A computed fold for an 83-nucleotide RNA from a Gammaproteobacteria bacterium, annotated as c-di-GMP-I riboswitch aptamer. It matches the Rfam family "c-di-GMP-I riboswitch aptamer". Rfam links the family to the GO term cyclic-di-GMP binding. NCBI's taxonomy places the organism under Bacteria, Pseudomonadati, Pseudomonadota, Gammaproteobacteria. The prediction has a mean pLDDT of 91.
[in-house]
RNA sequence: GAUUGAUAAGGGCACACCUGUUGAAAAACAGGGUCGCAAAACUACCGGUCUAAGGGGAAACCUAGGAUAGCGGGGUCGCCAAA
Numbered sequence: 001g002a003u004u005g006a007u008a009a010g011g012g013c014a015c016a017c018c019u020g021u022u023g024a025a026a027a028a029c030a031g032g033g034u035c036g037c038a039a040a041a042c043u044a045c046c047g048g049u050c051u052a053a054g055g056g057g058a059a060a061c062c063u064a065g066g067a068u069a070g071c072g073g074g075g076u077c078g079c080c081a082a083a
Stems, first nucleotide, its partner, number of pairs: 003082003012037002017032006035070001041076003045073003048068003054063003
């Protein structure tokens, strides 16, 4: 350095839900809270999924420049250990 994550050690994050704020919404942020996670750290490059303000449509509905990294893949950085 690579690989692996059995056994430890020190730890870390924070699902749902509640409160407040932002947003058209999906959702995000802050506080509380802990289902879980060995990358549940960062990244929207690829696929998937969600929303539809605006736009299209007679209507049903369609559409991402929005969102999701705790959906999967890829990229980058990283603690400890060595069955």